[in-house]
Context: one part of a larger RNA
């Protein structure tokens, strides 16, 4: 001297852009954050011009595995870079082939219960793009190579939109390895599925991934085990460079979801707002039992030096469900609050010397504050009042917002502080104090003339900020 997600102390006019729980991955009251589809489906209700609209449950589909949080754990193929092979990929593209005949149940509904409740059991009933079963299947799978196996689904406005199966793309992911990137030897020995093999399960798929036999191997001072400590990365910060520190914000990839621990369902999860166990804690209860999970927005405790609104709207961009209308959407685009940080503008400009008056020093003659003020002449940025009023959207649709911008109007008017003046270090004198009070980054002042404490005056030096503190380089 830079740099900050910072904090404090005095001070504080305005605007644009950016950031805003670094600590207790502590506990969480409330209200949102994932829902759509009547153009699968039956049945109920509400209107009705009887042509039909519409609502809310419920079967059924697609979504919910993404978006959005945090960083706890992990020293690892977990990231980073560059390869490889034995894989899957809903939706979308492209292409080829199909879509044919039946069944047989269920929720809802009804009816009878049981329970405070959460929820359940029983009996009738019914529908599908929900189940299931024959057909056929060129290509697909198996395989002894001539044999076996294997789909489907309709709607309906006649435009389509769908279902099966099968190849290719695309996209996405899932696994293998070479490199690289943290500390400590006051951790020197580690490992028994552990290192290979062979047969067998099991994966979408290799593999000791798992199992039963064989064999006795594996890693290791080129630092294994173990201990600490940690999300890594493009980056950022600082330096001339190389280095060093470091990983907010934003991007990519990882792990986590009240701990632990398991699998369903599904293209895809071992799943933040799904299940089930099993703990802890919190609520609810009729004591028999039940609910629940903000490291999503917003907020509340509570920790701390410290960190924002229980707002707006889908009007853009994007996202999911639908043919579409559109209907979700705290993703997101906005607005509020914070000098937290960058950046810009502002708080007045010209004249003005009887160098006014006060103030402060004085050698009492003056100097000095100081062209500073006053006074005259001016402008009006900003700010405030009135109006005009957008772009961001396309035929319509604008939250933002009656904002931005633009024009009028009055008037210097509404706008300066904060540190320092011994030397390092730009800036001094007086007065008070008397090793006291007190300063202080270092080296030191202060015990009666203090340029260092305190005040005043004059000065320097940054400015809507200055200054201390505490981290980096």
């Nucleotide at each position: 001297g830079g740099a900050c997600g910072a904090a404090c102390g005095c001070u504080g006019g305005c605007g644009g852009c950016a950031c805003g729980c670094u600590u207790a991955a502590c506990a969480c009251a409330u209200g949102c954050a994932a829902g759509u589809c009547g153009a699968a489906c039956g049945a109920u209700c509400u209107c009705u011009u009887c042509g039909g609209a519409g609502a809310g449950a419920g079967u059924g589909g697609c979504a919910g595995a993404c978006g959005g949080g945090u960083g706890c754990g992990u020293a690892a193929c977990a990231c980073g870079u560059g390869g490889g092979a034995a894989c899957c990929u809903a939706c979308c593209u492209a292409g080829u082939a199909g879509u044919a005949c039946g069944g047989a149940a269920u929720a809802a509904c009804u009816u009878c219960g049981a329970g405070a409740a959460a929820u359940u059991g029983a009996u009738g009933c019914u529908a599908a793009u929900a189940c299931c079963g024959u057909a056929u299947a060129c290509g697909c799978c198996c395989u002894u190579u001539u044999g076996g196996g294997g789909a489907a689904a309709g709607a309906u406005u006649u435009a389509u939109c769908g279902c099966u199966a099968u190849u290719a793309g695309a996209u996405g992911g899932g696994c293998c390895c070479g490199c690289g990137g943290c500390u400590g030897a006051u951790u020197a020995g580690u490992u028994u599925g552990u290192u290979g093999g062979u047969g067998g399960g099991g994966u979408a798929a290799u593999g000791g991934c798992c199992u039963a036999c064989c064999a006795a191997g594996a890693c290791u001072a080129c630092g294994a085990u173990c201990a600490g400590u940690a999300g890594c990365u493009g980056g950022u910060c600082u330096g001339a460079g190389a280095g060093g520190a470091u990983g907010a914000u934003c991007a990519g990839c990882c792990a986590c979801a009240c701990u632990g621990g398991a699998a369903c369902u599904g293209a895809g999860a071992c799943a933040c707002g799904g299940u089930c166990c099993a703990g802890a804690c919190u609520c609810c209860u009729a004591c028999g039992g039940g609910a629940g999970g903000c490291a999503g927005c917003a907020g509340u405790g509570g920790g701390g030096a410290a960190u924002a609104u229980u707002g707006g709207a889908c009007a853009a961009u994007g996202g999911g469900c639908g043919a579409a209308a559109g209907c979700c959407u705290g993703a997101u685009c906005c607005a509020g609050c914070g000098a937290u940080g960058c950046c810009g503008c502002g708080u007045g400009a010209g004249u003005g010397a009887u160098g006014a008056a006060g103030g402060c020093c004085u050698u009492a003659g003056g100097g000095u504050u100081g062209u500073a003020a006053a006074a005259c002449u001016c402008u009006u940025u900003c700010a405030a009042c009135g109006g005009u009023g957008a772009a961001g959207a396309u035929a319509a649709u604008g939250a933002c917002g009656g904002u931005a911008a633009c024009c009028g109007u009055a008037g210097a008017a509404g706008a300066a502080g904060c540190c320092c003046c011994g030397g390092c270090u730009a800036a001094u004198u007086u007065c008070g104090u008397g090793c006291c009070a007190g300063c202080a980054g270092c080296c030191g002042c202060g015990g009666u003339a203090a340029u260092a404490c305190g005040a005043a005056a004059g000065g320097g030096g940054c400015u809507a900020g200055c200054g201390u503190u505490g981290u980096u380089c």
Predicted 3D model of a 473-nucleotide part of an RNA (small-subunit ribosomal RNA, 5' domain) from a Parvularculaceae bacterium. The coordinates come from a structure-prediction model, not an experiment, and the mean pLDDT is 87. Taxonomically the source falls in Parvularculaceae (Bacteria, Pseudomonadati, Pseudomonadota, Parvularculales). It matches the Rfam family "Bacterial small subunit ribosomal RNA".